[in-house]
RNA sequence: GCUGCCGGACGGGCAGUCGCUCCUGUGCUGAAAGGCGUAGGGGAGGAAAGUCCGGUCUCCGCAGGGCAGCGUGCCGGCUAACGGCCGGGCGGGUUCGCGAGAGCUCGACGGAAAGUGCAACAGAAAAAAUACCGCCUGGUGAACCCAGGUAAGGGUGAAAUGGUGCGGUAAGAGCGCACCGCGGCGGGAGCAAUUCCGCCGGCAAGGCAAACCCCACGCGGAGCAAGACCAAAUAGGGGAGGAGGAGCGGCCCGUUCCUUUGAACUCCCGGGUAGGUCGCUUGAGGCGCCCAGCAAUGGGCGUCCCAGAGGAAUGACUGCCGCCCGCAAGGGUACAGAAACCGGCUUACAGUCCGGCAGCCUCC
RNA sequence: GGGCGCUUAGCUCAGUGGGAGAGCACUUGCUUCACACGCAAGGGGUCGUUGGUUCAAUCCCAACAGCGCCCACCA
Numbered sequence: 001g002c003u004g005c006c007g008g009a010c011g012g013g014c015a016g017u018c019g020c021u022c023c024u025g026u027g028c029u030g031a032a033a034g035g036c037g038u039a040g041g042g043g044a045g046g047a048a049a050g051u052c053c054g055g056u057c058u059c060c061g062c063a064g065g066g067c068a069g070c071g072u073g074c075c076g077g078c079u080a081a082c083g084g085c086c087g088g089g090c091g092g093g094u095u096c097g098c099g100a101g102a103g104c105u106c107g108a109c110g111g112a113a114a115g116u117g118c119a120a121c122a123g124a125a126a127a128a129a130u131a132c133c134g135c136c137u138g139g140u141g142a143a144c145c146c147a148g149g150u151a152a153g154g155g156u157g158a159a160a161u162g163g164u165g166c167g168g169u170a171a172g173a174g175c176g177c178a179c180c181g182c183g184g185c186g187g188g189a190g191c192a193a194u195u196c197c198g199c200c201g202g203c204a205a206g207g208c209a210a211a212c213c214c215c216a217c218g219c220g221g222a223g224c225a226a227g228a229c230c231a232a233a234u235a236g237g238g239g240a241g242g243a244g245g246a247g248c249g250g251c252c253c254g255u256u257c258c259u260u261u262g263a264a265c266u267c268c269c270g271g272g273u274a275g276g277u278c279g280c281u282u283g284a285g286g287c288g289c290c291c292a293g294c295a296a297u298g299g300g301c302g303u304c305c306c307a308g309a310g311g312a313a314u315g316a317c318u319g320c321c322g323c324c325c326g327c328a329a330g331g332g333u334a335c336a337g338a339a340a341c342c343g344g345c346u347u348a349c350a351g352u353c354c355g356g357c358a359g360c361c362u363c364c
Numbered sequence: 365g366g367g368c369g370c371u372u373a374g375c376u377c378a379g380u381g382g383g384a385g386a387g388c389a390c391u392u393g394c395u396u397c398a399c400a401c402g403c404a405a406g407g408g409g410u411c412g413u414u415g416g417u418u419c420a421a422u423c424c425c426a427a428c429a430g431c432g433c434c435c436a437c438c439a
Stems, first nucleotide, its partner, number of pairs: 001360010012321007020043010045335001049346002052344005057223004064253004069219005074088005089109001090107007110214002115212002117208002132154002134150006162180006181203001182201008227278004237269005244258004271438003285304008322333004365435007374388004382419001390406005412428005
């Protein structure tokens, strides 16, 4: 210097002219609402997006118990909460190292010895056990035949009943032994996941839980078109269901309220209005410094107010500069735009900068 | 803004872990003087896209894309 992976920050700048919207002050006008001026200040994003999670807020009469359902899933911590983040463990990949191991990176990573289920085709056999070829023994002297033994070898398959070696045997086999794997027990380290050591067990217990399920934890529902108030207009008109209905959505119990005879209530067809105000932006808020912590994060002090529209503002033009394409003239400058708000995740994104790791090339 | 559903042949739809199917449409042949109807045969699919789980995915899971539906207030 180049390339790859991972993480973080930014994502055009300055000036001028003309506008749009909100707030504050002020002048004129108006009974008021307001209107017209004027001065100052604010005015899209890292994703404002997808609406995939979690919360604030609002209503359902504060909404209890059980079943069902849904979600999460190694351990610990952080947080208002989370499926998020941080740290650790274990496993996979890659590089380095003789090795022990180390660095980087990825992981929907509870349970398959509770039960049920599934495994097409091929194969002798698919979780129950099993002999197709082969090997060995016997009938038998021989054999392409028969009986028995055998899972070491072959073959099928995604997967074949622990692996390697030695012994052993007719041939074999955890049949015996050593090491590794697996499981149990005890001890050490650790909050824990887990790990280390020792002893024992001859192997029983293969895979799938993004199959049912089991275990642990969590979850009431709806959503700002929630909801509250004011104003205007109209026909509480017609039909169906209906002895119960509503507050909890699927069911049951409990509880509160409404309704008593074509009522409450539900649904359908209809009627009227498409106006205003609040919710609406000061908030788990931004910036700086210090402290605690490996970190996520928390605490303290100081300072700032930084969109709030609503058929929906945040724009247009010009000059100079930056970057890219082009010999030049010239052209282009990503993804994309708030809609109650906040914390995350995911997806889209031209280009620039910084850091970590690895590889390659060049120079000293 | 908020909530929900659907993508399988040209069209309308089944299928729900191991062969991608039905009806209509299309093509060819038979039938007819000819056409329609009828009969027989045949072709046609990245199961919206991408990734994952699994031995195996239209199906299970996730992300993305496209299409569609509903939601105001008053009496």